The RNA shown here (Glycine riboswitch aptamer) has 96 nucleotides and comes from a Streptosporangiaceae bacterium. Model confidence (mean pLDDT): 76 of 100. It was read from a public genome assembly, where an Rfam model found it.

RNA sequence: UCACGUCGCCCGGGAGAGUCCCCGCGCAGCCAGCGCCGGGGCGCCGAAGGGGCAACCUCCCCGGAACCUCUCAGGCCCAAGGACCGUGCGGCGUGC
Numbered sequence: 001u002c003a004c005g006u007c008g009c010c011c012g013g014g015a016g017a018g019u020c021c022c023c024g025c026g027c028a029g030c031c032a033g034c035g036c037c038g039g040g041g042c043g044c045c046g047a048a049g050g051g052g053c054a055a056c057c058u059c060c061c062c063g064g065a066a067c068c069u070c071u072c073a074g075g076c077c078c079a080a081g082g083a084c085c086g087u088g089c090g091g092c093g094u095g096c
Base pairs, nucleotide, nucleotide: 002095003094004093005092006091007090008089009088011086012085013084018042020041021040022039023038024037025035026034027033043076044075045074049072050070051069052068056064057063
């Protein structure tokens, strides 16, 4: 210096499913209405995280391991978040 792997950061892309019902609180106050306030109920989604199965990593042990699966957590207008993908930069490892 180059290639590959891995981690971090910037930028870009990035799906699904409720603008449901009830109660309380605030504004208002007769009701209605509004709230990017709180709690509960029902329904729903899988792509933060987490659990399970295991094709696979040439065979065994160890270890790793899905976009499959569960839905604990999370989420269900927009926004935000978002697995993952790409450009760039940097750290580490291996090889030439």